[in-house]
Glycine riboswitch aptamer from an uncultured Acidimicrobiaceae bacterium, 101 nucleotides, folded computationally.
RNA sequence: GUAGUCGCUGCGGAAGAGUUCCUGGCCUCGACCUCGAGGUGCAGGGCGCCGAAGGAGCAACACUCCCCGGAAACUCUCAGGCCCAGAACCGCAGGGACGAG
Numbered sequence: 001g002u003a004g005u006c007g008c009u010g011c012g013g014a015a016g017a018g019u020u021c022c023u024g025g026c027c028u029c030g031a032c033c034u035c036g037a038g039g040u041g042c043a044g045g046g047c048g049c050c051g052a053a054g055g056a057g058c059a060a061c062a063c064u065c066c067c068c069g070g071a072a073a074c075u076c077u078c079a080g081g082c083c084c085a086g087a088a089c090c091g092c093a094g095g096g097a098c099g100a101g
Stems, first nucleotide, its partner, number of pairs: 004098003008094006018047001020046005025040006048082003054078001055076003061069001
């Protein structure tokens, strides 16, 4: 210190699937012994569902053979999610590490 590779930060875009049922709590209204209705960035449970945080699995290939290796936006859904948030991936900017020539 170039081409290039990797990842970090900021900004923008970014899908899918019940904000469903039950219980409790809190708030408001009506009633007012009770109870009922609505709301909830609140907690737990049930069933249903999604996959683009993360995680896991495998083909071709390679190898004498076996083992190992071996990708994903494929598969699994442990986790996560089904209002918001987050979000793989893409674009722009910044700087960091490695670095053939």
Its Rfam family is "Glycine riboswitch aptamer". Rfam describes the family as follows. This family represents the bacterial glycine riboswitch. It was read from a public genome assembly, where an Rfam model found it.